[in-house]
Molecule: transfer RNA
Organism: Candidatus Saccharimonadia bacterium
RNA sequence: GGGGGUGUAGCUCAGUUGGCAGAGCAUCCGCCUGAAAAGCGGCAGGUCGGUGGAUCGAUACCACUCACCCCCA
Numbered sequence: 001g002g003g004g005g006u007g008u009a010g011c012u013c014a015g016u017u018g019g020c021a022g023a024g025c026a027u028c029c030g031c032c033u034g035a036a037a038a039g040c041g042g043c044a045g046g047u048c049g050g051u052g053g054a055u056c057g058a059u060a061c062c063a064c065u066c067a068c069c070c071c072c073a
Base pairs, nucleotide, nucleotide: 001072002071003070004069005068006067007066010025011024012023013022019056028042029041030040031039049065050064051063052062053061
């Protein structure tokens, strides 16, 4: 330099033919206990890597770009 993959909550990850952004774990609160752990219930937590474009409407489509990984040179 060329090609490909990944990027979504603190962590691990879902989210298809574009229409409300989710799960598990963790944190916090409550129940339970003499007190904890475990268990059960609940809340909060997101510029969907960034910018732009097409669209009535984008996590999703298109272009560029950033970070990491793989392959080729």